[in-house]
Molecule: transfer RNA
Organism: Planctomycetota bacterium
Order: sequence, then structure tokens, then C1' cells
RNA sequence: GGAGCGGUGUCCGAGCGGCCGAAGGAACACGCCUGGAAAGCGUGUAGGCGGGAAACCGUCUCGAGGGUUCGAAUCCCUCCCGCUCCGCCA
Repeated sequence: GGAGCGGUGUCCGAGCGGCCGAAGGAACACGCCUGGAAAGCGUGUAGGCGGGAAACCGUCUCGAGGGUUCGAAUCCCUCCCGCUCCGCCA
């Protein structure tokens, strides 16, 4: 350089144009259970901005930017990063 695959929350990972802040698992927190643990069960757990005493509510964010569309994590373009294969130079 060529071809292909991928980037989603603390981590892994699913995701048909609408039902998606987003399945599931791990981890963590709290609770249940236990004499106490482990295991198991239940609930919860991203960030920014605005509001609020708090609980919570609104809004935006799926690598970055743009486009298509009534509507994009999903389709298209450019770029960045990672992986696999092929090739080139030394």
C1' cells in the first nucleotide's frame, strides 16, 4: 500500500430504520437468606448540561465529523483507532 472485520455503559457483549439510555453476562453497592460466610435470590449501578434541598425530572451523547430520512447505535461519505489476511522496502 491492497482486502476484510470491528469501536455500544466500569469491563465483556447483543442490538430489524421507530417499541433504545439501550438485552444479557461479569464486577460493584444495598437488601433477603445463614449462627456466620460462600453459593443462591431481589433491587440498583454511564457521562455532560439545565432544574431541584433531596428524591427525582428535562435534554444531549453509541470513536469524531458530515449526509440521507418525518425519524439513525442501525443506511451513506470522510477521518481516527484496533484486529486479521495479502503485498512492498530494508